[in-house]
């Protein structure tokens, strides 16, 4: 210094914050209105370096009617500031970026 099978889609998680509901304060008084995330929450958002199953690449072996089937294996990961989506922010996304070992 250079190669790689190294991809993708979902559904939780760590985690966020406040549209919407709860909660909680004020006011109306039964229909609601305004504040409030310095509210545990439910809906939301959510991992490249978090789990999970799908799917895809890859690599074998046996058959073969060439369509599949069936074992494997898919490894590794320090990290900002700053910025932008969105109702908001975030470990989202820029970005496996810059940098650094």
């Nucleotide at each position: 210094c250079a190669a790689g099978a190294c991809g993708g889609a979902u559904c939780c998680u760590a985690g966020g914050g406040u549209u919407c509901c709860a909660g909680c304060c004020g006011c109306a008084u039964c229909g609601g209105c305004g504040g409030u995330g310095u509210u545990u929450g439910g809906u939301c958002c959510g991992a490249g370096a978090g789990g999970g199953u799908c799917c895809g690449g890859c690599c074998c072996c046996g058959g073969u009617u060439u369509g599949g089937c069936g074992g494997g294996g898919u490894a590794c990961a320090c990290g900002g500031a700053g910025g932008g989506a969105u109702a908001a922010a975030a470990a989202c996304c820029c970005g496996g970026g810059a940098g650094g070992c």
A computed fold for a 101-nucleotide RNA from a Pseudomonadota bacterium, annotated as Guanidine-I riboswitch aptamer.
The prediction has a mean pLDDT of 77.
The organism belongs to Pseudomonadota, within Bacteria.